[in-house]
Molecule: FMN riboswitch aptamer (RFN element)
Organism: Gemmatimonadota bacterium
RNA sequence: AUGCGAUCCUCGGGGCGGGGCGAAAGUCCCCACCGGUGGUGACAGCCCACGAGCGGGCCCUUCGGCCUGCUGACGCGGUGGAAUUCCGCGGCCGACCGUUACAGUCGGGAUGGGAGAGGACGCGC
Repeated sequence: AUGCGAUCCUCGGGGCGGGGCGAAAGUCCCCACCGGUGGUGACAGCCCACGAGCGGGCCCUUCGGCCUGCUGACGCGGUGGAAUUCCGCGGCCGACCGUUACAGUCGGGAUGGGAGAGGACGCGC
């Protein structure tokens, strides 16, 4: 330096500010704001994959584990060896349950889960 692990620890999601209508809206309308993880010839919400969410099946005393289906959104121009990733312009997307009124931004499941990131220890080389 690099590989492995029935091990341990830590970390691991942001955003409604102003105005309008109204009895009532952070939910509607106008303006605004936000962007998990790994990968990809160079930096990605919208390229590929994963996680989260919803459903089905199997294993298990329990904790929990495994398999599987569904699951959003980008174009043009520029630079360059290389960019749907940078720069410019114009766009688009955002689970479920709840709510005096329809939610990416409020409350809840969640003091949860989690892709994964870093480290410790052990083993091997």